Background:
Predicted 3D model of a 72-nucleotide RNA (transfer RNA) from a Myxococcales bacterium. Its Rfam family is "tRNA". Rfam describes the family as follows. Transfer RNA (tRNA) molecules are approximately 80 nucleotides in length. The coordinates come from a structure-prediction model, not an experiment, and the mean pLDDT is 82. The RNAcentral record of the sequence draws on ENA.

[in-house]
RNA sequence: GUGCAUGUAGCUCAGUGGUAGAGCACUGGAUUGUGGUUCCGGUGGUCGCGGGUUCAAUUCCCGUCAUGCACC
Numbered sequence: 001g002u003g004c005a006u007g008u009a010g011c012u013c014a015g016u017g018g019u020a021g022a023g024c025a026c027u028g029g030a031u032u033g034u035g036g037u038u039c040c041g042g043u044g045g046u047c048g049c050g051g052g053u054u055c056a057a058u059u060c061c062c063g064u065c066a067u068g069c070a071c072c
Stems, first nucleotide, its partner, number of pairs: 001071007010024004018055001026042005048064005
C1' cells in the first nucleotide's frame, strides 16, 4: 500500500429498520453469629466519530479513526 473483520454498560458479549439487552461487576434489601452462597430489587449507554437514505437507523449506504488478521 491492497483486502477482510471488529468497535454497543466498568468487563465479556447479544441485538438482520419500530421504546437498547444478558451474564459478571457495582449498589440497596432478605437470609446468616460474621463472611461466603442463595433470593428480590436498583444505578449505569453520545451504540468509535462525521455525513447520507428513511416517517423512523445499533441495524442500510458513504467517509473517517482505532484495533486485529491476510497478502505484497